[in-house]
RNA sequence: CGGGAUGUGGCCUAGUCCGGUUAUGGCGUCUGGCUUGGGACCAGAAGAUCGGGGGUUCGAAUCCCUCCAUCCCGA
Numbered sequence: 001c002g003g004g005a006u007g008u009g010g011c012c013u014a015g016u017c018c019g020g021u022u023a024u025g026g027c028g029u030c031u032g033g034c035u036u037g038g039g040a041c042c043a044g045a046a047g048a049u050c051g052g053g054g055g056u057u058c059g060a061a062u063c064c065c066u067c068c069a070u071c072c073c074g075a
Base pairs, nucleotide, nucleotide: 001074002073003072004071005070006069007068010027011026012025020058029045030044031043032042033041051067052066053065054064055063
């Protein structure tokens, strides 16, 4: 320098192909119950507007452009 992949709560992850209700689930965290206490279990809650910016559209995590980060391949 060229090509490709990935980026979604603290961590992991579904949804993207084929745009459409309030972005899915697990772990963890917090509160309460249970317990002598803890663990386990039960109930509830908080937490991401989807890597940044722009565009298309009535409507974008999803389509288009550009940039950034990480990884892979080639030179």
Model confidence (mean pLDDT): 81 of 100. Transfer RNA from a Spirochaetia bacterium, 75 nucleotides, folded computationally. The RNAcentral record of the sequence draws on ENA. Rfam family: tRNA. Rfam links the family to the GO term triplet codon-amino acid adaptor activity. It is annotated as a transfer RNA.